[in-house]
Context: one part of a larger RNA
RNA sequence: GCCUGCGAGUUAGUGGUAUGUCGCGAGGUUAACCCGUGUGGGGAAGCCGUAGCGAAAGCGAGUCCUAAUAGGGCGAGUAUAGUGGCAUGCUCUAGACCCGAAGCGGAGUGAUCUACCCAUGGCCAGUGUGAAGCGACGGUAAGACGUCGUGGAGGCGCGAACCCACUUAGGUUGAAAACUGAGGGGAUGAGUUGUGGGUAGGGGUGAAAGGCCAAUCAAACUCCGUGAUAGCUGGUUCUCCCCGAAAUGCAUUUAGGUGCAGCGUCGCAUGUUUCACCUCGGAGGUAGAGCUACUGGAUGGCCGAUGGGCCCUACAAGGUUACUGACGUCAGCCAAACUCCGAAUGCCGAGGUGUGAGAGUGCGGCAGUGAGACUGUGGGGGAUAAGCUUCAUAGUCGAGAGGGAAACAGCCCAGAUCGCCGGCUAAGGCCCCUAAGCGUGUACUAAGUGGAAAAGGAUGUGGGAUCGCUGAGACAGCCAGGAGGUUGGCUUAGAAGCAGCCACCCUUGAAAGAGUGCGUAAUAGCUCACUGGUCAAGUGGUCCUGCGCCGACAAUUUAGCGGGGCUCAAGUACACCGCCGAAGCCGCGGCACUCACACAAUAACCUCCUCCGGGCAGGUGUGUGGGUGGGUAGGGGAGCGUCGUGUGGCCAUAGAAGCGUCGGAGUGAUCCAGGCGUGGAGGCCACACGAGUGAGAAUGCAGGC
Repeated sequence: GCCUGCGAGUUAGUGGUAUGUCGCGAGGUUAACCCGUGUGGGGAAGCCGUAGCGAAAGCGAGUCCUAAUAGGGCGAGUAUAGUGGCAUGCUCUAGACCCGAAGCGGAGUGAUCUACCCAUGGCCAGUGUGAAGCGACGGUAAGACGUCGUGGAGGCGCGAACCCACUUAGGUUGAAAACUGAGGGGAUGAGUUGUGGGUAGGGGUGAAAGGCCAAUCAAACUCCGUGAUAGCUGGUUCUCCCCGAAAUGCAUUUAGGUGCAGCGUCGCAUGUUUCACCUCGGAGGUAGAGCUACUGGAUGGCCGAUGGGCCCUACAAGGUUACUGACGUCAGCCAAACUCCGAAUGCCGAGGUGUGAGAGUGCGGCAGUGAGACUGUGGGGGAUAAGCUUCAUAGUCGAGAGGGAAACAGCCCAGAUCGCCGGCUAAGGCCCCUAAGCGUGUACUAAGUGGAAAAGGAUGUGGGAUCGCUGAGACAGCCAGGAGGUUGGCUUAGAAGCAGCCACCCUUGAAAGAGUGCGUAAUAGCUCACUGGUCAAGUGGUCCUGCGCCGACAAUUUAGCGGGGCUCAAGUACACCGCCGAAGCCGCGGCACUCACACAAUAACCUCCUCCGGGCAGGUGUGUGGGUGGGUAGGGGAGCGUCGUGUGGCCAUAGAAGCGUCGGAGUGAUCCAGGCGUGGAGGCCACACGAGUGAGAAUGCAGGC
């Protein structure tokens, strides 16, 4: 890992509550227990209901507060329904759907591992060094001291056994739940070791690492309390049908939990009250706009009070000012917490019309949700960043399949009951991959732009507007001129058109600047403006606009059209005609739910009326017509199957169940006639009842492979 089996909402309570149903009904019902074995009889204590109010005493259709007859609260009044059993939903108390802690407490068991201690024993090859002491000799007054011997000390040296575990390699489903190899440290000591004994769990022991106390230690192990608790994680087993959420508000030692509300479902009641549109009537201060209409901000001009400077001055006064700049005025602005103004939407109310829908509302049973996500729009935070965050509003996903966007929860189209080898369309497409147009018309683009991007830049090119010059000859080219006063003045070493400053005149002329650029030390020289000739028909400037160009650098491989490939496009713009294209819509057929109508049978039941004949309503069946049938959490309904019990009916050694195989039925869970094989003794159907009642998941449990 697979297979087989096992594996999770149960049970109890004269509990609570709701629904269904049955009995009795202003009443209903017994409990313990007794007699005793029947579907029995007894047992009235108690409980619920028939009356409420008050904390209570208590009073009572009233009562409480109160001094009150006031006032107010809760009741009564119009006639009223309960109670007991059974079943089911939920809930309470219990382990309470199942598995899962780390832990807490109690009682015990452990020092054969290991820590330390006690008692008593054992062990430490060999070799080196050579302390004290002692002796001899030297030395001294005597010593001290020196030398040579002797001696054999030491948590001394080297190094086996023994003990340890520093390095490295291997090993890491190991040979081994701590080892092996090669090296390493201690090796007469605080050494090591045998045997026996001691200390026990908030305790021991510890040359101290929270170490060790039997492969277990920041509190051992075993059993018990114990099914501890788990707002947490995981799992929770057959089918079909109907409806169908939420990820919000408030509160919370609350934020991944919960309570109430909101949103779902089911039942009862009400019966259009809902919703949409039209008309009418309202409230409002947003978008926009405005500001000499306020509060503030803020730019420039005019005016110029006040203040400052300067002059004058004994004081007072006066004069002046390229300073400051109030108020005023002119022009142009800004504001979420400004408003003289002011929409569109939205909101509220009334009337009308339409819709008749899984509309609305009230009461009650049961929930789930209370982590939301993205997109468009209006805002706050952030950087007018984020697949960011937080509100509002709408949509989609969530819980939604199908078609498109190459692929792609949240984008575009569109909401899947089932079948069909039928049709029409949506978004999006129609050269090939690939269904349908290399469709039609007129333009544009040359960049593969299309098929990523800005400020900025450019005789790209199309369209439009406007202003110049032009057969009295323009624009471009070519030929020629481009002069004189004068080297203007100043400055300067120099400054002559051309470093710089000032001025920028006059003359001759067809024209020629006191000079456009290059150049020189300064001149010189070249050139331009300007003019004539030649040529011969258009030529310049500005603005708006369509499509393009540059700006444009990244990492495995083209890689910024899905690909091929595309240029009077298969690109772009406008207009038009066709077609394709979905689970949308239509057609044909089937199923289910629901509504309306009709019919049938009147078999059973209930309520009301009753002239006792019957009528009304609901449920059942059939038919017709309309509508509906995506679905997670979740609510409701109807069924299938397993095991057993009761009653009735059947089958079976002429072969039960089970198993294998062939075939059929049902929307499905599932079911079945018959044949054959196997098997060898029980089984089936109907109606009720009762559950240890359905397996794929729980790092599930056991076994097998």

Predicted 3D model of a 705-nucleotide part of an RNA (large-subunit ribosomal RNA, domain II) from Dietzia cercidiphylli. Rfam family: Bacterial large subunit ribosomal RNA.